């Protein structure tokens, strides 16, 4: 150096022309002009958590759902950090849906003698029978065949008819107690005991903790038309309306006309974007994170804007190949109340740190 591991970043740049949205200002104003701003690292999936809004609610419980090593961080979390334990890796490091299997119930396919109150296929031993092949009964669980994801402790000695934790020593494991370290998960050590106890809770279940419901189409404000209710006026002595403003005139005109009311539809407005905000520096903390100071304002649409074409440069791939030239390519995706996470998608590329088995020098 290559390989490997960890953490972070970019998502082409500049210019011209055409086009779109919000806001501000201007104009000769149903329109137009000028100017600022105008998607993302995931805006996505909507999986989890919170803010906000409305409804419900004395307290407690049942049902239902979720979470599950410990200590912390946080508004909160199923997220994150550090640590513990287990597994993987030579290492850097990675992965873990990581409470309970003497509370109870259940399951463990196939194979295998046997899959969990143990039991006994071949063996081994004793007694008896017998046609010497074997058979009945009893003892045994050492040995064997293996099966299986998983097989009822291991080695050695004693013992026995043969054997066996039946007994003993050491080892492994379990339970109880004690000592030391740690906030804790847990770690280290010692004593005693019976000798030995399978797995599955992402099976029911048990334990501890958490959870009221619906969501910006939340929710609020203004408010046509039609219908309703109340009051007033009114039928040839005519309310009211039309004929561009007024008068005359002409025409229409009766379950009519006018005014008010409440509810609130169409429609419009608010909610709406300045916030658990972003950047820089310092301080505290191993870290997640927190504190302080200074600076900044970065979309708000509602049939829903944020786009397209061309030129130059940069990058990548291929071809021709002397400098160089030609052709092609640029992903995933896209706001809709806001925020914190997780997960997933993605053409290419960049920076930093770490490891040293193997290989080369």
């Nucleotide at each position: 150096a290559a390989c490997g591991c960890c953490a972070g970043c970019c998502a082409g740049g500049c210019g011209a022309c055409c086009g779109c949205g919000c806001c501000a200002c201007c104009c000769c104003a149903c329109g137009g002009g000028u100017g600022u701003c105008g998607a993302g690292g995931a805006a996505c999936g909507u999986c989890c958590g919170g803010g906000c809004u409305c409804c419900a609610c004395a307290g407690g419980g049942c049902a239902g759902g979720g979470u599950g090593g410990u200590u912390g961080c946080u508004a909160a979390c199923g997220g994150c950090a550090a640590c513990c334990c287990g597994c993987c890796g030579a290492a850097a490091g990675g992965c873990g849906c990581g409470g309970g299997a003497c509370a109870g119930u259940g399951c463990c396919a196939c194979a295998g003698a046997a899959a969990a109150c143990a039991g006994a296929c071949c063996g081994c031993c004793g007694c008896c029978c017998c046609u010497c092949g074997g058979g009945u009964c009893g003892g045994u669980a050492a040995g064997g065949a293996a099966u299986g994801a998983a097989a009822c402790g291991g080695u050695g000695g004693g013992g026995c008819a043969a054997g066996a934790g039946c007994c003993c020593a050491c080892c492994a494991g379990c339970a109880u107690c004690c000592c030391g370290g740690g906030u804790g998960a847990c770690c280290g050590g010692g004593a005693u005991g019976g000798c030995u106890c399978g797995g599955c809770a992402a099976a029911c279940c048990c334990c501890a903790c958490c959870c009221g419901g619906a969501g910006c189409a939340a929710g609020g404000c203004c408010a046509a038309a039609c219908a309703g209710c109340a009051c007033a006026c009114g039928a040839u002595c005519g309310a009211g309306g039309g004929c561009g403003g007024c008068c005359c005139g002409c025409c229409c005109g009766a379950u009519g006309u006018g005014u008010g009311c409440g509810g609130g539809u169409a429609g419009g407005c608010c909610g709406c974007u300045g916030g658990a905000g972003c950047c820089u520096g310092c301080c505290g903390g191993u870290g997640a994170c927190g504190g302080c100071a200074g600076g900044c304002c970065g979309a708000g649409a509602u049939g829903g804007a944020u786009g397209g074409u061309c030129g130059c440069c940069a990058c990548c791939a291929c071809c021709c190949u002397u400098c160089g030239g030609g052709u092609g390519g640029g992903a995933c995706a896209g706001a809709a109340c806001c925020c914190g996470g997780c997960g997933u998608a993605c053409c290419g590329g960049c920076c930093g740190g770490c490891u040293a088995a193997c290989c080369u020098c």
RNAcentral holds the sequence, with entries from ENA. The RNA shown here (Bacterial RNase P class A) has 361 nucleotides and comes from Plantactinospora sp. CA-291049. The gene name in the source record is rnpB. The organism belongs to Plantactinospora, within Bacteria. Of the family's consensus pairs, 94% are formed in the model. It matches the Rfam family "Bacterial RNase P class A". By type it is a ribozyme. From the family's description: Ribonuclease P (RNase P) is a ubiquitous endoribonuclease, found in archaea, bacteria and eukarya as well as chloroplasts and mitochondria. Its family is annotated with dimeric ribonuclease P complex, ribonuclease P activity and tRNA processing in the Gene Ontology.